């Protein structure tokens, strides 16, 4: 340097252009329980950054960042 992939709650990972962006784990609340787990119902909290394209963008393209493979 040059070529490929990834980036979504704290962490793990879904969502073939039509959202109110889901599931687990963790975290708060409330039941249960002498008390703690366990368990049930409940809350919050996410699309890496900037422009296109579309009514409509997590999704398609461009450009950047950053991890990770590659090749030299």
């Nucleotide at each position: 340097u040059c070529c490929g992939a990834a980036a979504u709650a704290g962490u793990g990972u879904a969502a073939u252009g039509g959202c109110u962006a889901g599931c687990a784990c963790a975290g708060g609340g409330c039941g249960c329980u002498c008390u703690c787990a366990c368990c049930u119902c409940c809350c919050a909290a996410a699309u890496c950054c900037g422009g296109g394209u579309u009514c409509g963008a997590u999704u398609c393209c461009c450009g950047g960042u950053u991890u990770c493979g590659g090749a030299g």
Molecule: transfer RNA
Organism: Babjeviella inositovora NRRL Y-12698